[in-house]
RNA sequence: GCCGGGGUGACAGAGCGGCCAUGUGGCGGACUGCAGAUCCGCAAACACGAGUUCGAUUCUCGUCCCCGGCC
Numbered sequence: 001g002c003c004g005g006g007g008u009g010a011c012a013g014a015g016c017g018g019c020c021a022u023g024u025g026g027c028g029g030a031c032u033g034c035a036g037a038u039c040c041g042c043a044a045a046c047a048c049g050a051g052u053u054c055g056a057u058u059c060u061c062g063u064c065c066c067c068g069g070c071c
Stems, first nucleotide, its partner, number of pairs: 001070007010024003018054001026042005047063005
């Protein structure tokens, strides 16, 4: 340099044009003598910029970063 895959809440990890899973962790409550476990609830995200669209995490283009391959 070329090709392919990826970047999603504090962390792990699905998703795919409309409603943004789930788990761990955090906070509040129930329970308990205290805690743990369990149960209920709450907060929290789509790398960045632009485009398409009524609507983008999802499609397109560019940039950055990570992983793998080729030379």
A computed fold for a 71-nucleotide RNA from a Thermoplasmata archaeon, annotated as transfer RNA. Its Rfam family is "tRNA". The family's RNA type in Rfam is transfer RNA. The organism belongs to Thermoplasmata, within Archaea.